[in-house]
RNA sequence: CGGGGUGUGGCUCAGCAUGGUAGAGUACACGGUUCGGGACCGUGAGGUCGCGAGUUCGAAUCUCGCCACCCCGACCA
Numbered sequence: 001c002g003g004g005g006u007g008u009g010g011c012u013c014a015g016c017a018u019g020g021u022a023g024a025g026u027a028c029a030c031g032g033u034u035c036g037g038g039a040c041c042g043u044g045a046g047g048u049c050g051c052g053a054g055u056u057c058g059a060a061u062c063u064c065g066c067c068a069c070c071c072c073g074a075c076c077a
Base pairs, nucleotide, nucleotide: 001073002072003071004070005069006068007067010026011025012024013023020057028044029043030042031041032040033039050066051065052064053063054062
């Protein structure tokens, strides 16, 4: 430099081809069961969906640009 992939609560991921206003598990806080721990149950908080722009009544999802990381190739050695 070229090609491909990934980016979504703290963590691991789903949702994206077919747009309808964001979820699961785990972790965390509180409460209950227990003498207590653990475990289980219930409730709750927590996300500008990497950044910016565009299309649209409406974008995590479609389009364009950029950024970060990973893989392959080229170059150098």

This is a predicted structure of a 77-nucleotide RNA (transfer RNA) from an Armatimonadota bacterium. Rfam family: tRNA. The family's RNA type in Rfam is transfer RNA. The coordinates come from a structure-prediction model, not an experiment, and the mean pLDDT is 81. Lineage of the source: Bacteria > Bacillati > Armatimonadota.